[in-house]
RNA sequence: CGCGGGAUGGAGCAAAGGCAGCUCGUCAGGCCCAUAACCUGAAGGUUCCUGGUUCGAGUCCAGGUCCCGCAA
Numbered sequence: 001c002g003c004g005g006g007a008u009g010g011a012g013c014a015a016a017g018g019c020a021g022c023u024c025g026u027c028a029g030g031c032c033c034a035u036a037a038c039c040u041g042a043a044g045g046u047u048c049c050u051g052g053u054u055c056g057a058g059u060c061c062a063g064g065u066c067c068c069g070c071a072a
Stems, first nucleotide, its partner, number of pairs: 002070006010024004018055001026042005048064005
């Protein structure tokens, strides 16, 4: 150099063109003598970067960066 897979809240993952969600975690409140558990609520994402297509892109196309694997 070649081929394939991946990058989305703090962590792990969904979302196959139409309001970006789930679990855990964090924070606040409730419950309790207290803690855990349990219940309720909230915050936290310019979806790796730059362009393109489209009325509309996490999703499709092109280029780039990084990670994992295969082959050499």
Transfer RNA from a Candidatus Dojkabacteria bacterium, 72 nucleotides, folded computationally.
It was read from a public genome assembly.
The organism belongs to Candidatus Dojkabacteria, within Bacteria.
The coordinates come from a structure-prediction model, not an experiment, and the mean pLDDT is 83.
Rfam family: tRNA. Rfam links the family to the GO term triplet codon-amino acid adaptor activity. Rfam classes the family as a transfer RNA. Rfam's curators write: Transfer RNA (tRNA) molecules are approximately 80 nucleotides in length.